C1' cells in the first nucleotide's frame, strides 16, 4: 500500500431470517451455610451493543465513511 476478521456488562463471548423487555459464564454486592475460610446455595447491581450517517414502521443485526486491534498479501 492491498486483502480478510474483530469491536456487545469489570474480563472472556454468544445473539440464527432485522420484531415488543439485550444474554451466558467468570467476576463484584448482599443474604444463607460454615468454629471460621474455600466450596455451595439464593438474590441483585452492572450496557452511548466502538463513532458518525444512512436505508426501514422498526436495527446489536442491512449499506456507507471513520476509529481502534488482529491475521495475510507486498
Nucleotide at each position: 500500500g492491498g486483502g480478510a476478521g474483530a469491536u456487545u456488562a469489570g474480563c472472556u463471548c454468544a445473539g440464527c431470517u432485522g420484531g415488543u423487555u439485550a444474554g451466558a459464564g467468570c467476576g463484584c454486592a448482599u443474604c444463607c451455610c460454615u468454629g471460621a475460610u474455600a466450596a455451595g446455595g439464593a438474590u441483585g447491581a452492572g450496557g452511548u451493543c466502538c463513532g458518525c450517517g444512512g436505508u426501514u414502521c422498526g436495527a446489536g443485526u442491512c449499506c456507507g465513511c471513520g476509529a481502534u486491534c488482529u491475521c495475510c498479501c507486498a
The RNA shown here (transfer RNA) has 74 nucleotides and comes from a bacterium. It matches the Rfam family "tRNA". The family's RNA type in Rfam is transfer RNA. Rfam links the family to the GO term triplet codon-amino acid adaptor activity. About the family: Transfer RNA (tRNA) molecules are approximately 80 nucleotides in length. The sequence was found in a public genome assembly. Its mean pLDDT, the model's own confidence on a scale to 100, is 81.